[in-house]
């Protein structure tokens, strides 16, 4: 210092749910919960998924799902990327 990531030790995040606030929705904040994280810390400009709203197509006897395309949104515990960082055995 490099690889690595234990049935080590300290700490640390926190799904599912519940309860209460916000939001048309996705989904968010508190608390309580603990199923999992070795980056489940921080970012958000890359892909992806969700939502709303608006066109078009295409079908129709009307209307709704669905497809597409555009906006705006929402996801970091979907995947890549970028910055930083605990401990400590073979």
């Nucleotide at each position: 210092a490099g690889g690595u990531g234990a049935c080590a030790a300290a700490g640390g995040c926190a799904a599912a749910c519940u309860a209460u606030c916000c939001g048309c929705a996705a989904g968010g904040g508190u608390a309580g919960g603990g199923c999992g994280c070795a980056a489940a810390g921080c970012c958000g400009g890359g892909a992806g998924g969700c939502c709303a709203u608006g066109a078009a197509a295409g079908g129709a006897u009307c209307u709704g799902a669905g497809u597409u395309c555009a906006u705006g949104g929402u996801u970091g515990g979907u995947c890549a990327g970028g910055c930083u960082g605990c401990c400590g055995a073979a």
This is a predicted structure of a 90-nucleotide RNA (c-di-GMP-I riboswitch aptamer) from a Nitrospiraceae bacterium. Taxonomically the source falls in Nitrospiraceae (Bacteria, Pseudomonadati, Nitrospirota, Nitrospiria). The prediction has a mean pLDDT of 78. It was read from a public genome assembly, where an Rfam model found it.